Small-subunit ribosomal RNA, central domain from Haladaptatus sp. ARA8_H01, 354 nucleotides, folded computationally.
RNAcentral holds the full RNA, with entries from Greengenes.
It matches the Rfam family "Archaeal small subunit ribosomal RNA". For this family Rfam cites "Crystal structure of the ribosome at 5.5 A resolution" (Yusupov et al., Science, 2001).
The organism belongs to Haladaptatus, within Archaea.

[in-house]
Context: one part of a larger RNA
RNA sequence: UUGGGCCUAAAGCGUCCGUAGCCGGCCAGACAGGUCCGUCGGGAAAUCUGCUCGCUCAACGAGCAGGCGUCCGACGGAAACCCGCUGGCUUGGGACCAGAAGACUCGAGGGGUACGUCUGGGGUAGGAGUGAAAUCCUGUAAUCCUAGACGGACCGCCGAUCGCGAAAGCACCUCGAGAGGAUGGAUCCGACGGUGAAGGACGAAAGCUAGGGUCACGAACCGGAUUAGAUACCCGGGUAGUCCUAGCUGUAAACGAUGCUCGCUAGGUGUGGCACAGGCUACGAGCCUGUGCUGUGCCGUAGGGAAGCCGAGAAGCGAGCCGCCUGGGAAGUACGUCCGCAAGGAUGAAACUU
Numbered sequence: 001u002u003g004g005g006c007c008u009a010a011a012g013c014g015u016c017c018g019u020a021g022c023c024g025g026c027c028a029g030a031c032a033g034g035u036c037c038g039u040c041g042g043g044a045a046a047u048c049u050g051c052u053c054g055c056u057c058a059a060c061g062a063g064c065a066g067g068c069g070u071c072c073g074a075c076g077g078a079a080a081c082c083c084g085c086u087g088g089c090u091u092g093g094g095a096c097c098a099g100a101a102g103a104c105u106c107g108a109g110g111g112g113u114a115c116g117u118c119u120g121g122g123g124u125a126g127g128a129g130u131g132a133a134a135u136c137c138u139g140u141a142a143u144c145c146u147a148g149a150c151g152g153a154c155c156g157c158c159g160a161u162c163g164c165g166a167a168a169g170c171a172c173c174u175c176g177a178g179a180g181g182a183u184g185g186a187u188c189c190g191a192c193g194g195u196g197a198a199g200g201a202c203g204a205a206a207g208c209u210a211g212g213g214u215c216a217c218g219a220a221c222c223g224g225a226u227u228a229g230a231u232a233c234c235c236g237g238g239u240a241g242u243c244c245u246a247g248c249u250g251u252a253a254a255c256g257a258u259g260c261u262c263g264c265u266a267g268g269u270g271u272g273g274c275a276c277a278g279g280c281u282a283c284g285a286g287c288c289u290g291u292g293c294u295g296u297g298c299c300g301u302a303g304g305g306a307a308g309c310c311g312a313g314a315a316g317c318g319a320g321c322c323g324c325c326u327g328g329g330a331a332g333u334a335c336g337u338c339c340g341c342a343a344g345g346a347u348g349a350a351a352c353u354u
Base pairs, nucleotide, nucleotide: 004325005324006323007308008307012322014202015201016200017199021195022194023193025089026088027087028086029085033082034081035078036077037076038075039074040073041072042071048066049065050064051063052062053061054060092192093189094188095187096185097184098183104178105177106176107175108174109173110172111155112154115151116150117149118148119147120146121145122144126137127136163170164169207248208247209246210245211244212243216242217241221237222236223235224234259321260320261319262318263317264316267299268298269297270296271295272294273293274292275291276290277289278288279287280286303310304309327354328353329352336347337346338345339344
């Protein structure tokens, strides 16, 4: 419950695609389903109101009249709006073309430093580690210097308040394939749109299955310390894992704690992309300035807000659609159902308590 909300108090689904539904640009025409008007009919009785009457009064009852009556039907009419129909339009949307930007995705090839191990050479007593130590490594020659080989992981500087992506996320170089956005256009289609219950796809890390790989790091584990103890913090080791391929899982403070789309509402100052104009020029795909569109930051007016703050990338002013909230705990638990190999996930209470 005809109400108020969702950045931080409870509350925006992790993100996108999309079915039904809901919502829908400009012009003209016809129709008249919705809508509106008129007339007629239906709309029981009781109840209610007024008057009159009957019980000695009243309550109560009777009669007459009125009122109420969501609404339904018939006929006639109106045509602004809504639905549907017909025709047209271009500003929403889409397509095409042009040049430019990008850590966007997938595949292949190549490279780099460091690290570890091994081999050769040199070299000798320590090295490593800490607050201090010890465990540990080392005379079967370590640490260190040097020449090489092999291996796996990673990708310094550039690098940014940068860029790209729906989100998760994406960074050495080159090639191949694919996708998206912005800008410009004197081109084309002509409302084809928005949102989106169901449903689907994608979805960090950890985890799971099978096979590979394992340099380094490193849950668990084993030692050494510390300590009253030390199942930790510190140190020496170290398995799973982190990596690859093919599947599964489907969750995060998946955050901007801010759903998506559209319109409107002062400015200032950076920065990325494109276009245009002007100036300069060493003529360069150059430099500077301004303008338009688009993205991304900071400050700020009106306004909003409990405040912090937000402020054209709104949390302002409006519209459409969806999701969600209703004291704390019990509890994201139990039960049931669905999904999963499992771990568990999704949906999701109550008693009781306060």